A computed fold for a 509-nucleotide part of an RNA from an uncultured bacterium, annotated as small-subunit ribosomal RNA, 5' domain.
Its mean pLDDT, the model's own confidence on a scale to 100, is 82.
Its Rfam family is "Bacterial small subunit ribosomal RNA".
The RNAcentral record of the full RNA draws on ENA, Greengenes and SILVA.
[in-house]
Context: one part of a larger RNA
RNA sequence: GAUAAACGCUGGCGGCGCACAUAAGACAUGCAAGUCGAACGAACUUAACCAUUAGUUUACUAUUGGAGCGGUUAGUGGCGGACUGGUGAGUAACGCGUGAGUAACCUGCCUUCAAGAGGGGGAUAACAUUCUGAAAAGAAUGCUAAUACCGCAUGACAUAUCGGAAUCACAUGAUUUUGAUAUCAAAGAUUUUAUCGCUUGAAGAUGGACUCGCGUCCGAUUAGUUAGUUGGUGAGGUAACGGCCCACCAAGUCGACGAUCAGUAGCCGGACUGAGAGGUUGAACGGCCACAUUGGGACUGAGAUACGGCCCAGACUCCUACGGGAGGCAGCAGUCGGGAAUAUUGCGCAAUGGAGGAAACUCUGACGCAGUGACGCCGCGUGCAGGAAGAAGGUUUUCGGAUUGUAAACUGCUUUAGACAGGGAAGAAACAAGACAGUACCUGUAGAAUAAGCUCCGGCUAACUACGUGCCAGCAGCCGCGGUAAUACGUAGGGAGCAAGCGUUAUCC
Numbered sequence: 001g002a003u004a005a006a007c008g009c010u011g012g013c014g015g016c017g018c019a020c021a022u023a024a025g026a027c028a029u030g031c032a033a034g035u036c037g038a039a040c041g042a043a044c045u046u047a048a049c050c051a052u053u054a055g056u057u058u059a060c061u062a063u064u065g066g067a068g069c070g071g072u073u074a075g076u077g078g079c080g081g082a083c084u085g086g087u088g089a090g091u092a093a094c095g096c097g098u099g100a101g102u103a104a105c106c107u108g109c110c111u112u113c114a115a116g117a118g119g120g121g122g123a124u125a126a127c128a129u130u131c132u133g134a135a136a137a138g139a140a141u142g143c144u145a146a147u148a149c150c151g152c153a154u155g156a157c158a159u160a161u162c163g164g165a166a167u168c169a170c171a172u173g174a175u176u177u178u179g180a181u182a183u184c185a186a187a188g189a190u191u192u193u194a195u196c197g198c199u200u201g202a203a204g205a206u207g208g209a210c211u212c213g214c215g216u217c218c219g220a221u222u223a224g225u226u227a228g229u230u231g232g233u234g235a236g237g238u239a240a241c242g243g244c245c246c247a248c249c250a251a252g253u254c255g256a257c258g259a260u261c262a263g264u265a266g267c268c269g270g271a272c273u274g275a276g277a278g279g280u281u282g283a284a285c286g287g288c289c290a291c292a293u294u295g296g297g298a299c300u301g302a303g304a305u306a307c308g309g310c311c312c313a314g315a316c317u318c319c320u321a322c323g324g325g326a327g328g329c330a331g332c333a334g335u336c337g338g339g340a341a342u343a344u345u346g347c348g349c350a351a352u353g354g355a356g357g358a359a360a361c362u363c364u365g366a367c368g369c370a371g372u373g374a375c376g377c378c379g380c381g382u383g384c385a386g387g388a389a390g391a392a393g394g395u396u397u398u399c400g401g402a403u404u405g406u407a408a409a410c411u412g413c414u415u416u417a418g419a420c421a422g423g424g425a426a427g428a429a430a431c432a433a434g435a436c437a438g439u440a441c442c443u444g445u446a447g448a449a450u451a452a453g454c455u456c457c458g459g460c461u462a463a464c465u466a467c468g469u470g471c472c473a474g475c476a477g478c479c480g481c482g483g484u485a486a487u488a489c490g491u492a493g494g495g496a497g498c499a500a501g502c503g504u505u506a507u508c509c
Stems, first nucleotide, its partner, number of pairs: 001508003005505005012380006018373002020338001025336003029333003034079003039076002042073004049066003053062004086291003095216008105208002110204007118152001120150002127142006158183011188196003217263001219261001224254001226252001229251006236244001266288004270281004293314005316327004344370001346369003352366001353364004383413004393404004417450001419445005427436001453498005458479003464493005474481002
């Protein structure tokens, strides 16, 4: 000098930041991922209208039915739940950083270009009935729709196989062109006239996957390690290369240029310090990685081996009619526990961004705000000017005085912040729409009014006297003080330093 700090004493205001470092301990409760009726059938509800019946005050009230503008939604279906948000347990690794490579790869939504969308079928949920179960839930029978599902047709510049030609290259090869055979598509909706969709192919963009060079802590009181291990052939698998997996064959591979083992640790942009070289660190913000109660597994999908999806096993908690079920805060709040120690079960989608939707809009604890905390940085205030009888009081004294001290009183002035009253935003591009917020800010009113502490005073190191104590009580960062005049302990007066803080402790340079 610095800090994600804590503790002691003290504490007026504002702005901007930051806030479980410990138990990746356990979690009550609420919320954190939905959306689309312009994909689909169905159910419920319903304005105006028509008919019907009843009462009658003859123009109203009530009943029933039809049709129907709309509205709501459990279910089927689509897209999104792989983003956002959290944490750092694991990981010494192509995990990260940096630079290359893929003639070994994938990519929903988006953009551009080319071509197409013909004609059929069978189901199923919802629903109804019945049944089982304490519940969670499940079963049977019957009915129905689709942009759900499945054939058929068409089809190449697609894919596969077999050929021809040209050009090129970096080893396997690549690109272009051409011939034959084989195999694969599609869906409609609506304001009713233009949109949004659908299928195939070629490019782009974005996002990913894999490979390699170099760099990346400590220990040799860890010296040998390895059996799919190292390589080959073949087959499988993958988007793709590969012992990735398998069968067979060979016996290799790594290692004092530190293998293996053990310990520790998420990595980086950066941050702190330092003249620099360097050292330390990785909170907040940004990028990457890993994880989601512990371990394992796949399904769906363009994308996951998926925090708020599924299955199995373990531990734990809860419900149970004992047969069986339910759960996962390292999301935001909050609780218990642990700890020296770390906040509200707040407001809003107004802004920015995200998902769905044609849109209106809906959802969004992302985010924007407010609340708590001097935790940090920065700014402001606690008054200003005059005022000597150098008042009183305190301390001290050689009793003359000295000092506190222009300090106070007193006189004049001002009103920042605060209080009260009135006005009142920007943030919102375009009619409307502002959580913050009656906030910031502006104007007016009154009145010095409401606002100073902490540490130190032997030397280092700025600042001294008195009393008490008497190697006691105590102090202390180092040197060291204290045993009867202690500037070093305790108190008082005075002084020095910093100041809404000041000291101490811890850690780094």